[in-house]
RNA sequence: CCGCGGGAGAGUCCGGUGGAAACGCCGGCGCCGAAGGAGCAACAACCCGGAAACUCUCAGGCAAAUGGACCGCGG
Numbered sequence: 001c002c003g004c005g006g007g008a009g010a011g012u013c014c015g016g017u018g019g020a021a022a023c024g025c026c027g028g029c030g031c032c033g034a035a036g037g038a039g040c041a042a043c044a045a046c047c048c049g050g051a052a053a054c055u056c057u058c059a060g061g062c063a064a065a066u067g068g069a070c071c072g073c074g075g
Base pairs, nucleotide, nucleotide: 001075002074003073004072005071006070011029013028014027015026016025017024018023030062031061032060036058037056038055039054043049
């Protein structure tokens, strides 16, 4: 790195609109952190630096689906 399996959290909230419906679009408030991103400790100490599952939530996400850090097995 590839394949298979497991894999949490948080409104399928409110209003408008299109639509037979599913669903789409716009606005609003409330939330989640385990894609990604950002910040920091010790250390160092001139400079450059400097971890995370901690912190922040820009992004992403809050029925299902998709995604998903990480774990297991195989190559």

Model confidence (mean pLDDT): 81 of 100. This is a predicted structure of a 75-nucleotide RNA (Glycine riboswitch aptamer) from Octadecabacter ascidiaceicola. Taxonomically the source falls in Octadecabacter (Bacteria, Alphaproteobacteria, Rhodobacterales, Roseobacteraceae). The sequence was found by an Rfam model in a public genome assembly. Its Rfam family is "Glycine riboswitch aptamer". Its family is annotated with glycine biosynthetic process in the Gene Ontology. Rfam describes the family as follows. This family represents the bacterial glycine riboswitch.